Two RNAs folded together computationally: RNase P RNA and transfer RNA, 439 nucleotides in total.
The prediction has a mean pLDDT of 80.
It holds a member of the Rfam family "Bacterial RNase P class A". By type it is a ribozyme. Rfam links the family to the GO terms ribonuclease P activity, dimeric ribonuclease P complex and tRNA processing.
[in-house]
């Protein structure tokens, strides 16, 4: 230095809160003749038990609930290397490819840009089957020099992508051969690329030959294409019961059918007599759901592993203004981020500090 | 609880991915005026809530966290 698993104040005593059992009291209620029985408030005792590893963000994923178990098409929107794992995932696990490290290990929205359309500013000649600014050569004019064999300015018409320069990016690299200079035009090596044959591996892919044309920019966290996935709402879902009021006005519509069937369009399909808007009015109470569940820990068994299977155990939060706190002593410390609200499987974010275990480098 | 919007100067507020950001209102300064206001002309004010990532290049696209801000029962 680099994973990974864990705790995250301990002990006692005292007050206090809140669900549950059990005990007494007072009142209600329904039975009975009565004794009583049964429930049900609110008070008091008594016993158990009482936040987290992120209970949070609400980003995904499912469970449950209801809607007609949800049809078809197009739209929207999500996933993206491969194999597994799972109730399902964008999550885990394992392997592949690329990349950083000397390593342990760590990082990756990681399909497709030869299916098509789009963009690539500023610079710069030239931005996508590209382009002669400067240079380098060749030639035709003119001018100056001059040892008459040449040189050397200038302007013209052409060749040329090696080199200069611009640029996020400039149409393979190096080396020879060749040429007026030059270029993959030609040769070797070597990168890439497409395609074929052999081998391993379920696969992603990998190692080996041959071939070929020499050579194909980036962006899809632009549009799109390809493959696979998604009905919709959310526990203020939903269902029982109690109580309490006032309607009115405008538009639609009543089998030629408004509206609904909770994302948006069309078509099936069902339900259908009430619907919308405004102005208003009344109740914000009880109960269910409500915690036992894809559950924890131990042991064997399968598997690299994530996880399965199996026995065995353990039971421990369900408030509704919302309960977990305070105080004293010891110890340790000066102590973090935080707080349940249907339940769960993940990510992410926060987070003083400590405890183990493993692996790497250097001495 | 649950669901769904938004953040650029002091304020309102624009900006096909492209010189990193246009306007207006306010301030301040100056002309005018005896002094002001109006009205004119000149200036300041931003690194787009934050952090990271695609990309040549983000205010714009993505992801993560901040912050602010709406809606929600039931009955007739």
């Nucleotide at each position: 230095g680099c994973c990974g698993a864990c705790c995250g104040g301990g002990u006692g005593a005292c007050c206090g809160c809140g669900u549950g059992u059990c005990c007494c009291g007072c009142c209600c209620c329904g039975g009975g003749c009565a004794a009583c029985c049964g429930g049900g408030u609110c008070g008091g005792g008594u016993c158990c038990c009482g936040a987290g590893g992120a209970a949070a963000g609400u980003c995904c994923g499912g469970g449950c609930u209801c809607c007609u178990c949800a049809g078809a098409g197009c739209a929207a929107g999500g996933u993206g290397g491969u194999g597994g794992g799972u109730a399902a995932c964008a999550c885990c696990c394992a392997c592949c490819c690329g990349g950083a490290g000397c390593a342990a290990u760590c990082c990756g929205c990681g399909g497709g840009a030869c299916a098509g359309u789009g963009c690539c500013a500023c610079a710069g000649a030239g931005a996508a089957c590209a382009g002669a600014c400067c240079g380098c050569c060749u030639c035709g004019u003119c001018c100056c020099u001059c040892u008459c064999g040449a040189g050397g300015g200038a302007c013209g018409a052409g060749g040329u992508a090696a080199g200069g320069g611009u640029g996020a990016a400039a149409c393979g690299g190096u080396g020879g051969a060749g040429u007026a200079a030059g270029a993959g035009a030609c040769c070797a090596c070597c990168a890439g690329c497409g395609c074929c044959c052999c081998g391993g591996g379920c696969g992603a892919c990998c190692g080996g030959g041959a071939c070929g044309g020499c050579u194909c920019g980036g962006c899809a966290a632009a549009c799109c294409c390809c493959a696979c996935c998604u009905g919709g709402a959310g526990c203020a879902a939903g269902g029982c019961c109690a109580g309490a009021c006032a309607g009115u006005g405008u538009g639609c519509g009543c089998u030629c059918g408004a509206g609904g069937g909770c994302u948006g369009c069309u078509c099936g399909c069902c339900c259908g007599a009430g619907c919308a808007c405004a102005c208003g009015g009344g109740u914000a109470g009880g109960c269910c759901g409500c915690u036992g569940g894809a559950g924890g820990c131990c042991g064997c068994c399968g598997g690299c592993a994530a996880c399965g299977g199996c026995g065995g155990u353990c039971g421990u939060a369900g408030a509704u203004a919302g309960a977990u706190g305070g105080u004293c002593a010891c110890c340790g410390a000066u102590g973090a981020c935080a707080g349940a609200a249907c339940c769960c499987g993940g990510c992410u974010u926060a987070c003083a500090g400590g405890u183990c275990g493993g692996c790497c480098c250097g001495u | 609880g649950c669901c769904c919007c938004g953040g650029u100067a002091u304020c309102c507020c624009a900006a096909c991915g492209g010189c990193a950001g246009a306007g207006g209102a306010a301030g301040c300064g100056g002309u005018c005026u005896c002094a002001a206001a109006c009205a004119c002309c000149g200036u300041c004010c931003a690194g787009u809530g934050u952090g990271g990532g695609u990309u040549c290049g983000a205010g714009u696209c993505c992801c993560a966290c901040c912050c602010g801000g709406g809606g929600c029962a039931c009955c007739a």